[in-house]
């Protein structure tokens, strides 16, 4: 320098027919307990890596860039 793949909540990840942004864990509150843990209930949390394009509409399609992993030279 070139190719592939990944980037979504604090963490691990789901979400390809383009229209609802989600799960588990965690944090917080409550119940339970003499108290803690476990368990149960509730609540909380996101510029979907960045910029631009296509579209009525983009996490999703296209281009460039940034970062991780990997292959080739």
């Nucleotide at each position: 320098g070139g190719g592939g793949u990944c980037g979504u909540a604090g963490c691990u990840c789901a979400g390809u027919u383009g229209g609802g942004a989600g799960a588990g864990c965690g944090c917080c509150c409550g119940c339970c307990u003499u108290g803690c843990a476990c368990g149960c209930g509730g609540a909380u949390g996101g510029u979907c890596g960045g910029c631009g394009g296509u579209u009525c509409g983009a996490a999703c399609c296209c281009g460039c860039c940034c970062g991780g992993c990997u292959c080739c030279a």
Model confidence (mean pLDDT): 82 of 100.
Predicted 3D model of a 73-nucleotide RNA (transfer RNA) from a Candidatus Dormiibacterota bacterium.
Taxonomically the source falls in Candidatus Dormiibacterota (Bacteria, Bacillati).
The same sequence occurs in records of 2 taxa.
It matches the Rfam family "tRNA". Gene Ontology term of the family: triplet codon-amino acid adaptor activity. Rfam classes the family as a transfer RNA.